[in-house]
RNA sequence: CGCGACAAAAGGCAAACCCGUCGAAAGGCGGGGACGCAAAGCCUCGAGGCUACGGUCGGUGCGCAGAAGCGCGCGGGCUAUGCCGGUCGGGCCGCCGAA
Numbered sequence: 001c002g003c004g005a006c007a008a009a010a011g012g013c014a015a016a017c018c019c020g021u022c023g024a025a026a027g028g029c030g031g032g033g034a035c036g037c038a039a040a041g042c043c044u045c046g047a048g049g050c051u052a053c054g055g056u057c058g059g060u061g062c063g064c065a066g067a068a069g070c071g072c073g074c075g076g077g078c079u080a081u082g083c084c085g086g087u088c089g090g091g092c093c094g095c096c097g098a099a
Base pairs, nucleotide, nucleotide: 012037013036017032018031019030020029021028022027035086041092042091043090045089046088047087048084049083050082054079055078056077057076059074060073061072062071063070064069
């Protein structure tokens, strides 16, 4: 120096929950807090999951209109361009390391 690993030690991260803050929401960030984690470091390409401001399509009520229709309210379906990555795979980088 290499092989080796389910050793040990040092150090690291931090779920739920609470507070603050940003966001329409999902969720993010900061503080507290530890269920866990050997990549629970980074990316977010694929699968999967979450949300639906906006968009769109029905329903319904009211108003306007001669009518076609239009506007507003309520409720619903669909929709990612928004997210998660501590669900799985992929890419990149990487600490310690006994026998």
Source information
A computed fold for a 99-nucleotide RNA from a Gemmatimonadota bacterium, annotated as c-di-GMP-I riboswitch aptamer. Taxonomically the source falls in Gemmatimonadota (Bacteria, Pseudomonadati).